Transfer RNA from an Acidimicrobiaceae bacterium, 73 nucleotides, folded computationally. The coordinates come from a structure-prediction model, not an experiment, and the mean pLDDT is 81. Taxonomically the source falls in Acidimicrobiaceae (Bacteria, Bacillati, Actinomycetota, Acidimicrobiales). Rfam family: tRNA. The family's RNA type in Rfam is transfer RNA. The RNAcentral record of the sequence draws on ENA.

RNA sequence: GCCGGUGUAGCUCAGUUGGCAGAGCGUCUCAUUCGUAACGAGAGGGCCAGGGGUUCGAUUCCUCUCACCGGCA
Numbered sequence: 001g002c003c004g005g006u007g008u009a010g011c012u013c014a015g016u017u018g019g020c021a022g023a024g025c026g027u028c029u030c031a032u033u034c035g036u037a038a039c040g041a042g043a044g045g046g047c048c049a050g051g052g053g054u055u056c057g058a059u060u061c062c063u064c065u066c067a068c069c070g071g072c073a
Base pairs, nucleotide, nucleotide: 001072002071003070004069005068006067007066010025011024012023013022019056027043028042029041030040049065050064051063052062053061
């Protein structure tokens, strides 16, 4: 330099052939217990890596950039 992949909650990851953004773990609160843990109930936490475009509507499609990973040279 060329090609491909990944980027979504604090962490690990789903997701949607374009129409409300989710799970597990973790955090907080409540309940339970003599108390702690576990179990149970609930809450909070995201402008879906960033810019632009298409569209009535983009996390999803197109394009550029950035970071990381892999392959070729």